[in-house]
Molecule: SAM riboswitch aptamer (S box leader)
Organism: Effusibacillus lacus
RNA sequence: CUCUUAUCCAGAGUUCGGCUGAGGGACUGGCCCGAUGAAGCCGCGGCAACCGGCCUGAGCGACCCGGAUUCGAUUUACCGCCACGAGAAGCGGAAACUGUCCGGAGUACAGGCACGGUGCCAAUUCCGACACAGGGAUGGCCUGUGAAAGAUGAGAG
Numbered sequence: 001c002u003c004u005u006a007u008c009c010a011g012a013g014u015u016c017g018g019c020u021g022a023g024g025g026a027c028u029g030g031c032c033c034g035a036u037g038a039a040g041c042c043g044c045g046g047c048a049a050c051c052g053g054c055c056u057g058a059g060c061g062a063c064c065c066g067g068a069u070u071c072g073a074u075u076u077a078c079c080g081c082c083a084c085g086a087g088a089a090g091c092g093g094a095a096a097c098u099g100u101c102c103g104g105a106g107u108a109c110a111g112g113c114a115c116g117g118u119g120c121c122a123a124u125u126c127c128g129a130c131a132c133a134g135g136g137a138u139g140g141c142c143u144g145u146g147a148a149a150g151a152u153g154a155g156a157g
Base pairs, nucleotide, nucleotide: 001157002156003155004154005153006152007151008150013044016043017042018041019040023033024032025031028128029127030126045121046120047119050117051116052115053113054112055111056110057109059107060106064104065103066102067101068100069099078093079092080091081090125149130146131145132144133143134142135141
């Protein structure tokens, strides 16, 4: 810089201190703010809760991990008994296996904290502009919805 997405009628300095000194509210038409000090920079203070983090609650829980329990055919290896010098057969145990439950990890939701990364602190994004609908009847007006543009966050290139 481009793309995607969420939010933008709430809130917090109509800037508290310092430097500086004329512009600022994106653009455009208005309308405002400004030497009782604009914008900018530094400090201090504050708001909000987008992302991360942490806490709480009630869910899900395929796969994975741990535990309890259940099942456990055949065969082999293992352990024990028989059992004795050593074995076989046999019996039992344990494991693989099956199911259930609990917990964890994970996942999404709601609420909270404000620790970290941003952001913000006149006026709704100050209002309109473009489209549509309604009103109103010549006022180039009012109301509503949406779009465009812009701002900020998160993600991607």